[in-house]
RNA sequence: CUCUUGAGGAUUUGAUCCUGGUCCAGGAUGAACGCUGGCGGCGUGGAUAAGGCAUGCAAGUCAAAGGGUCAAUAUUGGGUGGGGUUUCUCACUUAAUAUUGAUACCUGGCAAACGGGUCAGUAACACGUGGGUAACCUACCCCAGAGACGGGGACAAUCGGGGAAACCCGGCUAAUCCCCGAUAGUCUGAUUGGGUGAAAUUCCCAAUCAGUAAAAGGAAGGGGAAACCCAACCGCUUUGGGAAGGGCCCGCGGCCUAUCAGCUAGUUGGUAGGGUAAUGGCCUACCAAGGCUAUGACGGGUAGGUGGCCUGAGAGGGUGGCCGCCGACAGGGGAACUGAGACACGGUCCCCACUCCUACGGGAGGCAGCAGCCGAGAAUAUUGGUCAAUGGGGGGAACCCUGAACCAGCGACGCCGCGUGGAGGAAGAAGGCCUUCGGGUCGUAAACUCCUUUUGCCACUGAGUAAGGGAGAAAUCCCUGAAAGUAAGUGGCGAAUAAGCGGGUGCUAAUUCUGUGCCAGCAGCAGCGGUAAGACAGAACCCGCGAGCGUUAUCCGGAUUUACUGGGUGUAAAGCGUCCGUAGGCGGUUAAGCAAGUCUAAGGUUAAAGACCUCGGGCUCAACCUGAGGAAUGCCUUAGAUACUGCUUGACUAGAGGGCGGUAGGGGGAGGUGGAACUGCGGGUGUAGGGGUGAAAUCCGUUGAUAUUCGCAGGAACGCCGAAAGCGAAGGCAACCUCCUGGGCCGACCCUGACGCUCAGGGACGAAAGCGUGGGGAGCAAACAGGAUUAGAUACCCUGGUAGUCCACGCCCUAAACGAUGGGGACUAGCUGCCUUGAGUGUCGACCCUCAGGGUGGCGAAGCUUACGCGUUAAGUCCCCCACCUGGGAAGUACGGCCGCAAGGCUAAAACUCAAAGGAAUAGACGGGGGCUCACACAAGCGGUGGACCAUGUGGCUCAAUUCGACGACAAGCGAGGAACCUUACCAGGGCUUGACAUGCCAGUGAAACCCGGAAGAAAUUCUGGGGUUCCACAAGGACACUGGCACAGGUGCUACAUGGCCGUCGUCAGCAGGUACCUUGAGGCGCAAGGUUAGAUCCCAAAACCUGCGCAACCCUCGCCGUGUGUUUGCCCUGAAUUAUUUAUGAUUCAGGGAUGUCACACGGGACUGCCGGAAUUAAACCGGAGGAAGGUGAGGAUGACGCCAGGCCAGCACGGCCCUUAUGCCCUGGGCUGCACACGUGGUACAAUGCCCACUACAAAGGGUCGCUAAGCCGUAAGGCGGAGCCAAUCCCAUCAAAAGUGGGCCCAGUUCGGAUCGAGGUCUGAAACUCGACCUCGUGAAGCUGGAAUCGCUAGUAACCGUGAAUCAGCCACGUCACGGUGAAUACGUUCCUGAGCCCUGUACUCACCGCCCGUCACUGCAGGCGAGCCGGGAACAGUUGAAGUGGAUGGUUUUGCCGUCCAUGAAACUGGGCUCGGUGAGAAGGCAGAAGUCGUAACAAGGCACGGGUAGGGGAACCUGCUCGUGGAUCAUUCAAUA
Repeated sequence: CUCUUGAGGAUUUGAUCCUGGUCCAGGAUGAACGCUGGCGGCGUGGAUAAGGCAUGCAAGUCAAAGGGUCAAUAUUGGGUGGGGUUUCUCACUUAAUAUUGAUACCUGGCAAACGGGUCAGUAACACGUGGGUAACCUACCCCAGAGACGGGGACAAUCGGGGAAACCCGGCUAAUCCCCGAUAGUCUGAUUGGGUGAAAUUCCCAAUCAGUAAAAGGAAGGGGAAACCCAACCGCUUUGGGAAGGGCCCGCGGCCUAUCAGCUAGUUGGUAGGGUAAUGGCCUACCAAGGCUAUGACGGGUAGGUGGCCUGAGAGGGUGGCCGCCGACAGGGGAACUGAGACACGGUCCCCACUCCUACGGGAGGCAGCAGCCGAGAAUAUUGGUCAAUGGGGGGAACCCUGAACCAGCGACGCCGCGUGGAGGAAGAAGGCCUUCGGGUCGUAAACUCCUUUUGCCACUGAGUAAGGGAGAAAUCCCUGAAAGUAAGUGGCGAAUAAGCGGGUGCUAAUUCUGUGCCAGCAGCAGCGGUAAGACAGAACCCGCGAGCGUUAUCCGGAUUUACUGGGUGUAAAGCGUCCGUAGGCGGUUAAGCAAGUCUAAGGUUAAAGACCUCGGGCUCAACCUGAGGAAUGCCUUAGAUACUGCUUGACUAGAGGGCGGUAGGGGGAGGUGGAACUGCGGGUGUAGGGGUGAAAUCCGUUGAUAUUCGCAGGAACGCCGAAAGCGAAGGCAACCUCCUGGGCCGACCCUGACGCUCAGGGACGAAAGCGUGGGGAGCAAACAGGAUUAGAUACCCUGGUAGUCCACGCCCUAAACGAUGGGGACUAGCUGCCUUGAGUGUCGACCCUCAGGGUGGCGAAGCUUACGCGUUAAGUCCCCCACCUGGGAAGUACGGCCGCAAGGCUAAAACUCAAAGGAAUAGACGGGGGCUCACACAAGCGGUGGACCAUGUGGCUCAAUUCGACGACAAGCGAGGAACCUUACCAGGGCUUGACAUGCCAGUGAAACCCGGAAGAAAUUCUGGGGUUCCACAAGGACACUGGCACAGGUGCUACAUGGCCGUCGUCAGCAGGUACCUUGAGGCGCAAGGUUAGAUCCCAAAACCUGCGCAACCCUCGCCGUGUGUUUGCCCUGAAUUAUUUAUGAUUCAGGGAUGUCACACGGGACUGCCGGAAUUAAACCGGAGGAAGGUGAGGAUGACGCCAGGCCAGCACGGCCCUUAUGCCCUGGGCUGCACACGUGGUACAAUGCCCACUACAAAGGGUCGCUAAGCCGUAAGGCGGAGCCAAUCCCAUCAAAAGUGGGCCCAGUUCGGAUCGAGGUCUGAAACUCGACCUCGUGAAGCUGGAAUCGCUAGUAACCGUGAAUCAGCCACGUCACGGUGAAUACGUUCCUGAGCCCUGUACUCACCGCCCGUCACUGCAGGCGAGCCGGGAACAGUUGAAGUGGAUGGUUUUGCCGUCCAUGAAACUGGGCUCGGUGAGAAGGCAGAAGUCGUAACAAGGCACGGGUAGGGGAACCUGCUCGUGGAUCAUUCAAUA
C1' cells in the first nucleotide's frame, strides 16, 4: 500500500456417539453426444496417426555490379533492289557502335539462419530466476578516425557434342568474381615498464620489433570539340566506440519409482599439443588413480519448460490449448559445406523406409507453411480476397515479393448483448386435467380492443480505417480501400419472421391422475417396482435455466480424506519383540568475539500481455479494445541491528560419569549334592480282581495282577516357604552348596567438566514349536492303533503309544513377543497396601511411630478421552528424537530381491470387488450364564384322554358339486344357538335381462289397480278368458299397472397385507407411561435400583429425585349374617265355614275375615377395618398366633383385561376404499350336493361291570320356558303317541305326579355275563307339500367291539374334583352324546421349589435387533470376471561383443593442366549382419488360489460357558468347516480368594 475471505448434506445402527470410506450440491474446458435453434459483436477450432499426401500458392530482389538477350532510335560499314549513275539518294536487309527502354537466363551482391508450423525427442544448464565472461563473436544500422596505389587470372550463361531424363563433356569471355604486390602513430603478434583490480602472460597506458588491407567500383547531374574531368548520392577497406543480437560458464528452483544400491576407463585430475569466436577431456598423447552416491548416484517410467490458465478463504492442487518468451524438430538416421550467423522446414551429400517417372541404362520427391485429400477417430473449418493497413526481404528510388498479416467464409465451440411484443381484457369462454361432484386449475392466458417496430423485409444516403507516393520552384494538383455499398443514418411495411431443454421420493426448487404389477423399467448415492408407485411409462400441472438445455469425459473444490497452515497410533488403521549403537536431528549455566541464519532500511531486477486495485478513454451497453499509476510473496547487491539459533574462544557444576562405604535379589554361566513322587526290575506277604467312565469297553490279572513291604536302577521336575513379593532390556528366571560374573539402589564427601538424549541403515539377544549331528529317554505326549459316544465322529472321553519334551554344539527368528500404551527430560492434589535402603525418636536389642530415597499395587483432584477409562508408573501439561497409520476384502498374498538345510522369514503390490468394514456405549431379545420370586408349572392326590364302539369337527381321498372361512399354543361339538326343500353361498339342467330390490327421467299403451279362472310345463314361467271399470284434477298432467328406452340396480366376486368395528392371545401377568428436576456429547438413564413386605409398581424404609396418569386394589352385581320398610298378591301365617278323601288325627279344594312374629319376595341399610391383644422385627410396612364374630386378613364367585405383541381372526354378520362382472361373477326354478369313505387327527358320549346291573317301593331341589304357545283332568294304545279340552299372557295354570343319584327290599355271583349296547331285520308313532339320498322317537327281535387301554398327554386345591339329574336358546321336526344355565351328593392331597413349562425383577455375556425358528464358517457342484504361475510361441526397447562399413571431416602420400582437380592409405563414422544375455508386452494346453452370483450339497467351526472357553505362534493330521500336541494372551463366563472403598 492492497486485499475483507472459509456453509454443508445423504449413507454403517433398533437407536447413539466416534472413527472411516463412498456419493451429491459449486466452478472450469481447444470438448464430444442427445433434443432444440431468431440475430449480432468479440474470441476460438486436428487434442487422435511427428500417419501418408494429388493440385495451387507460401522467398525473393537488385539492370544504379557484370555478361547475355530483346526492342526502339541514331551513326557507320556490308549486301540486294530502284532512282541516279563519279559522288549522291531511297527502300529492304545485315553487322558494328552509341543512346534509351525492357528482361532475372548466367556470373555477382544481399536475403534465404527472419517470418510461418509442430511438440516427436529431451529429466537436460532444456527452462525459470539471479549472476559471471580477467574466456568470446556480431552482417545490415549509428558515431568517430584513417584509407582506397599497382599488377594479374579464372569460371558461367551463350556456342558445340552426348543423353529418355536428370545431367555430363569440350571451348570463348566480363565484373562490385578470384589472386599477387605496395601502403599502417591507432589492427595482430612478441618483449619491457607502469596502472586498475581480490586476482593480470591475458585489461588499460607507454616504448621497440615483426606481420597483415582494399573494388582508382557504380552513378543522376555538370563541364569539355573530344579524350576526359568534377561530382551529390550509394557502395568498398581498416580501426575504435555504440546500439541490438548471440555463444559459453555458474548458484538456486521445479515429475514418479529403492520391488533400480552401487555407478564410472575419457572415467576424475595433471602436463603438453590440437581445435574453436571463446573456456573446457571438447579431442589426442603421456602421467597419476581418481570421481559420483542414502541431501538418492546409476537404472527404469513419464514429460517440451515458462509468463500464465483453472480451482481454492488461503496454503496448496491440477494444467501448459489460444497469445508472449525460450528450447527442440522438419519422412527415420548420419555428415559437413557456404556464410556475420546453419550443421540449415520449402540448401547439399550418404544410408534406410515409402511414393512416383523411366527408353530399364538410370533418375525424382519430402505440407509438423496456407488451403485441400485419404486414413485413424467421439471429434475440429475455405483448394476464399488483398497487399489497403501493420511488419519483413531486396532496391538509391519508383517498385517487386510476402498463405507473415489484414479481411471474408464455415461451426451455438465459448463469452457478451438483443429479440420472439407492450397495455387493456372475466361471460373467469371453449377445450384439457383433477375432483370430496360443490368445484378447482391451465388463466389475463386466449379471443377481442388499442399501441409500438428492436429484429426482419424493401428503398435511399453512406463514413472512418490514408500514413504515403508522383508532378511542381512553390502555391497547389493528381494517385492509392481487400474487407464492402459494410458499419452507421433516413424513410416505408407489418405483431408481422423467431422457444426450447432438463427436472418434480430425499439430498434438491417443483404433485396429481392413468397404465404397469420385482414385469417392463429407473438410478449420482440412499434406493424405487411383488394391484391403490408423488421414484417405471404417458398425461395434466408445477420448478429451473433459456437460444439454449441436458448427458458423458476430465480438473480443482467440498476432502482437516496425506493434516506446512491443519490429523493421528491403549480398545477404531497405526509403537519395531528388546537392547546397544553409526550417520543425522536436538541439546545445561556464563562471558567475549563474529554476523551464516534472523530482523530493519535502501538500490537493482521481477519483459510485454494477463490477473487485482485506483483514475480514465473507444465501440449505443456489455463482452472486447485501450491510456496512466499502483502493486508484484522471489532473486541479487549495499548499509545497519545482535535478543534468539549458529560458529570460535574462555569459564562453571544443577545433566552425565568416576572414586569410597553399604545393601536386597528365582539376574547370568559352570560344577557338585539332596529328598519326595513316578516307572521298571528282583525278593517277601497275599488272592481275585484291578483299572477306567456319565455309563462302559478296549487294557492288566490265577504264568498271581491291584494292594502291601524290602532292596536296586533310571530319568525328569523341584512340594511347603510362595506373596498383591523379588530380579532382569526384553524373551525370561525358583531344591541346596561352591566358584566366576552383569546390573540396580542407598549414604556422605571428593574428582572430571556437557563428556548428553534419541537413533535411519547396522549389530547383539530373542518363549514355544521346528531343523541338523551326537547322546539320553522316567513321566507326559502331536502322529498312529484300539475302545466308546454318535445319524456320522478322521473329535471331545478312555486304554495304549512314536517323534518331541531333557543334555551338548549349530541353525531357525516367529508369538495375543501385551500394559495390545517407543525412548529421554521437566512440571501438575492426595489417601492407602507391599518390597527395599537410610536418618530421627526410642530401646540392652527389636517392634511401633515420624521423615527422606528407589521399586511395585489399589482408589482417586484437576485435566484428558468417542466412550470405556487414564490419572506423579498419565492415555494430563510441554520439549526432543525414532517407528508406524490413511475405507473393507483381495493380502501380509503374487511377482522381484535378501536370508534359511528345510519349514519358512523379511521387504511388499495390483487388477477386481463392496458401500460399507469398524470402536465404545445404549435399549431390548436371547444364553445348554448367575441370583431372587410367582403360577395346578412340577411334586402330592383325584378323575380322565391316547386302546373299543358310536356321535361330531378337521385333514386327505373321491366327486358334476362334495360352497366358503378358521391351522401350534391362540384351527378342528370352531363361524353353525340346530344343511330333508328353504337355509345355500356349490353342481347339473331349465329360464329372465332396467332385472327379485331402490330412486329419477323420457315416450307409448291402458282407463287402471284389483278379483275369478283355463292351457302348457318338473317348476320358474309363458300364453289366454271373464268380471271390474276408481281417485286428485278435470285443459294438460299426476297417482297406479304394463311395454320400450336411459341413468342405474345387483354381486356370499377379489383384497382382513388398503380399512372401521368386534374378538382371540400373552394375562387378571404387574406392569406401561408422562411432567418437572438431576446425570450423560448422545442414544438413554433416574423416577420404577438396594433392604424388607405383598396376591399386587401393595406398603414401609432409604435413596437425585418429587409428583402424576393408565393398570393393581376399591367402587358395581350375586351368595353368606343382621336390621328397617312394603306385602287383601297370585306368596306366607292365623281363625271360621263348606265340600271331599280317608287310616277321623288331618290333608286337599273353595269361600269369608284377620294378620306381618317367622319363612319368602322386593327394596334400603348395617357389618370386616389387621380395628383389639400377644410375639419377635428397624420406633416402619407387614407377618405369625389369639379373642370376638355369620364371616378374618382380597370372606366366595362374577363383571371389569393397562401400554402393547402376534401385518393373529373375520371384506361370509355389518359397514367401507380400490379393483373386477353387467343377456352375467346378477336374478328365478327343479333336482342334486354341503351327510359322499381305504385312511389320519381333535373333541365328546357309552362302556368294559358287583362302590355294579336289573326289578319294585319310597324321599329331597334349583333355575327356567309358555298364546300360530304350554297344555291339566279323563279315556285309548305295551309304547312312541292319539282323542280330549279345564286352566294360564303366568309368585295364580301348564311343561312338571316329575327330579336323578341317594334310601329300603329283592334278584344276579365274576361269565363276554341279567355287563355292554353297536349293528342289522320287522312293525309302528310324530313333524312336515315332501323323511329314497337324508329326521327323531317307540315296540319286538338281533346282541359286534370292548375285561381299564403303548409311547405320550389333559383337567382340578373346596362346596372344588368326581358322580347325578333338571331347564333353556336355536327349532315344524331333528341327527343335542354339543353349548349355555341350574341345583343334588360330595372327596383326596400340597413335604416342598431340585427338576419340566410359562412368567416377573436384578446382574452378566453377545458378532442377535425379521431379535436363537437369530447369526454364521469352510469344502464340494454350476456360471461369470480379473490377476498370478505355466511346456512354450510371437513382438518391442536399450545396451554389449564381433564382422562388414556409406557420405563426410582430419591426417599422410602419389599424380596432374598445381589457390584447383583426380587417386591411394590411416583414423573416425550412420547403418546392416551375427551372437549370447537384460528388459517390457502379447498369446498359451494345463494346474492353483481370489471375487461375484439364485431357493444347490455336506456338516455346524465361531457369536451365550455357542454346548470341548476363545484366540496368537508353531508342528502333525483330517471331505470340510477344523482337531490334537507344546507354549503364550484374556480381547473368557461362572464360582472362590485377595485388594480397594463404604457400612